[in-house]
Molecule: c-di-GMP-I-GGC riboswitch aptamer
Organism: Candidatus Brocadia sp.
RNA sequence: UUCGAUAAAGGCAAACCUUGAGUGAUCAAGGGGCGCAAAGUAAAGGGUCUUCGUAAGCCGUUUAAGCAGUUUAAACUGUUUCAGCUGUUUAUGGAAAGAUAGCCUUACUGCCGAAG
Repeated sequence: UUCGAUAAAGGCAAACCUUGAGUGAUCAAGGGGCGCAAAGUAAAGGGUCUUCGUAAGCCGUUUAAGCAGUUUAAACUGUUUCAGCUGUUUAUGGAAAGAUAGCCUUACUGCCGAAG
């Protein structure tokens, strides 16, 4: 410098479960073990995801107005439109805020061994 055995000493720990933190993505601890030769560290670039803002659609609901029906009337029912709110979906964010290093690239560091 390149590489990773069917060697050796060991290491890490996905899903899932429990507890806790967070609106959330997700994180921490314990159990667990799918995998990992950097699954060690760092959010610099890309990706993905979350929250928030904006715009649009849809469901529900509230108010107002119009129309129709019943009715003496009040009122009730149905329906349309505008506006507000909740939920949800999509798009967008060029200098929104975050998460992810076990998505890729990048930077830094490192154990054992093999070959040169």